[in-house]
RNA sequence: UCAGGGGACCGGGCGGCCGCGGCCCCGCACUUGUUGCGGGGGCGAGGAAAGUCCGGGCUCCACGGAACAACGGUGCCGGGUAACACCCGGCGGCCUCGGCGAGAGCCGGGGUCAGGGAAAGUGCCACAGAAAGAAUUCCGCCUGUCUUCGGGCAGGUAAGGGCGAAAGGGUGCGGUAAGAGCGCACCGCGCGGCCGGCAACGGUAUGCGGCAUGGCAAACCCCACCGGGAGCAAGACCGAAUAGGGGUGGCACAUGGGCCUGUUCCGGCUCGUCGCCCGGGUUGGUUGCUUGAGGCGGUCGGUAACGUCCGUCCUAGACGAAUGGUCGCCCAUCCCCCGCGUUCGCGGGGGUGGACAGAACCCGGCUUACAGGUCCCCUGGCACU
Numbered sequence: 001u002c003a004g005g006g007g008a009c010c011g012g013g014c015g016g017c018c019g020c021g022g023c024c025c026c027g028c029a030c031u032u033g034u035u036g037c038g039g040g041g042g043c044g045a046g047g048a049a050a051g052u053c054c055g056g057g058c059u060c061c062a063c064g065g066a067a068c069a070a071c072g073g074u075g076c077c078g079g080g081u082a083a084c085a086c087c088c089g090g091c092g093g094c095c096u097c098g099g100c101g102a103g104a105g106c107c108g109g110g111g112u113c114a115g116g117g118a119a120a121g122u123g124c125c126a127c128a129g130a131a132a133g134a135a136u137u138c139c140g141c142c143u144g145u146c147u148u149c150g151g152g153c154a155g156g157u158a159a160g161g162g163c164g165a166a167a168g169g170g171u172g173c174g175g176u177a178a179g180a181g182c183g184c185a186c187c188g189c190g191c192g193g194c195c196g197g198c199a200a201c202g203g204u205a206u207g208c209g210g211c212a213u214g215g216c217a218a219a220c221c222c223c224a225c226c227g228g229g230a231g232c233a234a235g236a237c238c239g240a241a242u243a244g245g246g247g248u249g250g251c252a253c254a255u256g257g258g259c260c261u262g263u264u265c266c267g268g269c270u271c272g273u274c275g276c277c278c279g280g281g282u283u284g285g286u287u288g289c290u291u292g293a294g295g296c297g298g299u300c301g302g303u304a305a306c307g308u309c310c311g312u313c314c315u316a317g318a319c320g321a322a323u324g325g326u327c328g329c330c331c332a333u334c335c336c337c338c339g340c341g342u343u344c345g346c347g348g349g350g351g352u353g354g355a356c357a358g359a360a361c362c363c364g365g366c367u368u369a370c371a372g373g374u375c376c377c378c379u380g381g382c383a384c385u
Stems, first nucleotide, its partner, number of pairs: 001381010012330007020044002023041007030033001046356001050367002053365005058231004071227005076090005091115001092113009116222002121220002123216003138161002140157007169187006188211001189209003193204004235287004245278007256271005294313005300307002331354001334351007
């Protein structure tokens, strides 16, 4: 210096004018109020405010306690946290790169994982393939037999070919009719013991087993653990006109009106208006509402996530929902022209002009979107010292 990867951060700046939403202060007015008018000051979106996918705070409703069942969720181990499906550290599997080895394989770096149990049971494994699970003979190989000499039949064989994501350990030597853990050496694997580690798990010159049960549990299932429901349109308070309910007082009265079966009779029930008081609800208003598991700086502890202590700061609270418009200068980006210049590039002039997006009770996460820029670390290439 270029390319790739990872992490942290910013995400246009300054000024003028005109506006918008809260808060505070001052003056004036009156109907003295959560009032009106005028003036001033200060504050006013985000890293994701988004998706609403997890976890909590808060609020109301439900609930005597415990266990079991059902339903839903979580799932290696240790730690962090208010909590989590989040974060940190570790372990293991898989992929990839590099090294070692004749090879099987081993070691190291990076990435990735929804990573309990497949030896409780059930189910599934597309296409291809003869065969997809206590396996299997399509081709091939070997033996026997028959033969019209092309091959057929019976048996053995999973070493070779072929199919597949996957075909029942691997490399080699022996062995055999051909083969095969059939035998042996090495590699790998399982179980036990021992050692190390809090644990997941790892190691093993050791013992046993020739190797005995392929994959899928974000299929049912089994095991362990966790889980009441709804959400700020939660909830609380104040409370108008009008209509309706209850009480009470005055006045009025039925020879009336309404209802009980269409009509009649008989019978039953019931009632109007005005004033005052009480209680429920609608429109509306207030509250919840933003000081909080808070931000920043430092100290100490810890590998880290994070925690302790000290100092400091206050930073939107709207509800047909404010946070905007315009002008000037500057910066990044992109384009054009001119000059210098071998390319890269440098200087000058002009134009363009800022990504994703917008709070709605509040926090912690995850996921998704994002023009451009800054810093740090790792790996590799080139140049120079």
This is a predicted structure of a 385-nucleotide RNA (Bacterial RNase P class A) from Sphingomonas edaphi. The model forms 96% of the base pairs in the Rfam consensus. Rfam family: Bacterial RNase P class A. Its family is annotated with ribonuclease P activity, dimeric ribonuclease P complex and tRNA processing in the Gene Ontology. A source record names the gene rnpB. The sequence is in RNAcentral, with records from ENA. Its mean pLDDT, the model's own confidence on a scale to 100, is 75. The organism belongs to Sphingomonas, within Bacteria.